[in-house]
RNA sequence: GCCGGAGUAGCUCAGUGGUAGAGCAAUGCUUUCGUAAAGCAGAGGUCGCGGGUUCAAAUCCCGCCUUCGGCU
Numbered sequence: 001g002c003c004g005g006a007g008u009a010g011c012u013c014a015g016u017g018g019u020a021g022a023g024c025a026a027u028g029c030u031u032u033c034g035u036a037a038a039g040c041a042g043a044g045g046u047c048g049c050g051g052g053u054u055c056a057a058a059u060c061c062c063g064c065c066u067u068c069g070g071c072u
Base pairs, nucleotide, nucleotide: 001071002070003069004068005067006066007065010024011023012022013021018055027041028040029039030038048064049063050062051061052060
């Protein structure tokens, strides 16, 4: 230099055009003499950044950034 994968909640990941979710963690509550475990509840997101297409974009297109792998 070229090619490809990944970037979504604190962490691991789903979601492939129509109001963004799960598990774990953290917080509160119940339970216990107390802790742990268990159960319940609420919260936490400019979907890496900037443009474009569309009535509508995490999703499609372009550029850039970070990261992983391959080729030379």
The RNA shown here (transfer RNA) has 72 nucleotides and comes from a Patescibacteria group bacterium. Rfam family: tRNA. By type it is a transfer RNA. Model confidence (mean pLDDT): 83 of 100.